This is a predicted structure of a 454-nucleotide part of an RNA (small-subunit ribosomal RNA, 3' major domain) from an uncultured bacterium. RNAcentral holds the full RNA, with entries from Greengenes. Rfam family: Bacterial small subunit ribosomal RNA. Gene Ontology terms of the family: ribosome and structural constituent of ribosome.
Context: one part of a larger RNA
RNA sequence: UGACGGGGGCCCGCACAAGCAGCGGAGCGUGUGGUUUAAUUCGACGCAACGCGCAGAACCUUACCCAGAUUGGACAUGCCACUGCAAGCCUCUGAAAGGAGGUCGCCUUCGAGGGUGUGGCACAGAUGCUGCAUGGCUGUCGUCAGCUCGUGUCGUGAGAUGUUGGGUUAAGUCCCGCAACGAGCGCAACCCCUACGGUCAGUUACCUUGUGUCUGGCCGGACUGCCCGUUUAGGGAGGAAGGCGGGGAUGACGUCAAGUCCGCAUGGCUCUUACAUCUGGGGCGACACACACGCUACAAUGGCGCCGACAGCGCGCUGCCACGGAGCAAUCCGGCGCAAAUCGCCAAACGGCGUCUCAGUGCAGAUUGGGGGCUGCAACUCGCCCCCAUGAAGGCGGAGUUGCUAGUAACCGCGUAUCAGCCAUGGCGCGGUGAUACAUACCCGGGCGUUACA
Numbered sequence: 001u002g003a004c005g006g007g008g009g010c011c012c013g014c015a016c017a018a019g020c021a022g023c024g025g026a027g028c029g030u031g032u033g034g035u036u037u038a039a040u041u042c043g044a045c046g047c048a049a050c051g052c053g054c055a056g057a058a059c060c061u062u063a064c065c066c067a068g069a070u071u072g073g074a075c076a077u078g079c080c081a082c083u084g085c086a087a088g089c090c091u092c093u094g095a096a097a098g099g100a101g102g103u104c105g106c107c108u109u110c111g112a113g114g115g116u117g118u119g120g121c122a123c124a125g126a127u128g129c130u131g132c133a134u135g136g137c138u139g140u141c142g143u144c145a146g147c148u149c150g151u152g153u154c155g156u157g158a159g160a161u162g163u164u165g166g167g168u169u170a171a172g173u174c175c176c177g178c179a180a181c182g183a184g185c186g187c188a189a190c191c192c193c194u195a196c197g198g199u200c201a202g203u204u205a206c207c208u209u210g211u212g213u214c215u216g217g218c219c220g221g222a223c224u225g226c227c228c229g230u231u232u233a234g235g236g237a238g239g240a241a242g243g244c245g246g247g248g249a250u251g252a253c254g255u256c257a258a259g260u261c262c263g264c265a266u267g268g269c270u271c272u273u274a275c276a277u278c279u280g281g282g283g284c285g286a287c288a289c290a291c292a293c294g295c296u297a298c299a300a301u302g303g304c305g306c307c308g309a310c311a312g313c314g315c316g317c318u319g320c321c322a323c324g325g326a327g328c329a330a331u332c333c334g335g336c337g338c339a340a341a342u343c344g345c346c347a348a349a350c351g352g353c354g355u356c357u358c359a360g361u362g363c364a365g366a367u368u369g370g371g372g373g374c375u376g377c378a379a380c381u382c383g384c385c386c387c388c389a390u391g392a393a394g395g396c397g398g399a400g401u402u403g404c405u406a407g408u409a410a411c412c413g414c415g416u417a418u419c420a421g422c423c424a425u426g427g428c429g430c431g432g433u434g435a436u437a438c439a440u441a442c443c444c445g446g447g448c449g450u451u452a453c454a
Base pairs, nucleotide, nucleotide: 005451007450009448010447011446012445013444015440019404020403021402022401023400026296027295028294029293030292031291032290033289034287035286042053043052064282065281066280067279068278069277070276073123077122078121079120080119081118082117085115088103089102090101091100092099093098107113125271126270128269129268130267134265135264136260137259138258139256141254146185147184148183149182150181151180152161153160154159165176166175167174191248192247193246194245196220197219198218199217200216201215202214223242226236227235228234285423298397302356303355304354305353306352307351308350314345315344316343319338320337323334324333325332326331363394368389369388370387371386372385373384374383410433411432412431413430414429415428416427
């Protein structure tokens, strides 16, 4: 000088408390450990690994295993030599890849060149190892309020001062004081979205022809500006909005030899008839168990039937599909419109009426049998959907534990990336309905001073 203390002071944070909804019990989904396996590819491991890399594992992907093949290579560049030779088509073999044979054999010109093949040489190739050799990127403390520098001053020096102190703030935010005076990276602001208004424009909608909603561009508006006040706090007016209006993007010096050599790049090491490459099949989907995160429930604030209503974000031509027909349905057949403010995808919770009356039930839907539809070369391992039948555990969950302070939690559905299809209950978004909360003693994490002793 720091770090640490079951030292002390001050102060924050859904950190506790007050609540709401959960998890931990059940079934199922996903991930992980373990075990198993020919293989169950690899990585990630307290917070900060475990619906994580995976924003799509039937083949492919694929890195793993088994089997069959290839050897200058599936891919790049260059050199030399040889070759009237490729590609395509056909036949045989084969699971395919591959192998063998046949046919046809280009342009230009006889210098040979282009292309092709063969041989040779430099080389290719490796998701092989090392993230403790690295770049880049990322997580985390933490959107926390801190981290430093120049000159000066003090100290033999390490270093101190500034940055401490008194107030204040979300903030090293600002004010005052002070041997300090200034400055930089952070904070804040500048950026985007949103709430109100004005103006301009407008092939969507409507009482349809000029306005309003709406869409988009520009601008305004909020600054403690005004009033009270003990002037920081607190209260009030006006206002669509107040005292940072709400949300996002933005992550200082650094920490964890944190993560990643399997995104990519890259040093070193290693393999080069194989640790490379291709193909068929299997595996990544196993299952006595254990954990993590979810979904669905255990019902009457509910289930079921019929009728009625209201969104937003987005997406659409190998696509979205109106409408009509067939089918109980998934879906199929026909077919209009739309490269889309023009056409389509398009709501549910909710409201009305009725029924069920507390029962493992008209709750719950696992599991299994049968039948069907769709995608795809192909659904056995191992897809999704529909119908009939079957109807399991489950009666609100021990110790413990998670999230959340406002249009938030909770509940309800919708869209979309990936994608042929989909194991999505996941991710990222969108709107609809819409709650509960005294306080800072304690637990956890963090910030700033201070501290005899160890």